Predicted 3D model of a 72-nucleotide RNA (transfer RNA) from Candidatus Peribacter sp. UBA6535.
The sequence was found in a public genome assembly.

[in-house]
């Protein structure tokens, strides 16, 4: 330098235009227990950044970033 691939709560991860963005861990409060673990109930927290499509975008297109991986 070319080409391809991913970026979603703190952590990992689903989500093939219309969802309340979901589940796991972690973290907060309650409740259970002398305590502390476990358990059980709540709750907290995300679409990388700009633009286009489109009646509607985390989902398609295109630029930047950043990460990775092929090739010369």
């Nucleotide at each position: 330098g070319g080409c391809c691939u991913c970026a979603u709560c703190g952590u990992c991860u689903a989500g093939u235009g219309g969802u309340u963005a979901g589940g796991a861990c972690g973290c907060c409060a309650g409740g259970u227990u002398u305590u502390c673990a476990u358990c059980c109930u709540g709750g907290u927290a995300a679409c990388a950044g700009g633009g286009g499509u489109u009646c509607g975008a985390u989902u398609c297109c295109c630029c930047u970033u950043g990460a990775g991986g092929c090739u010369a």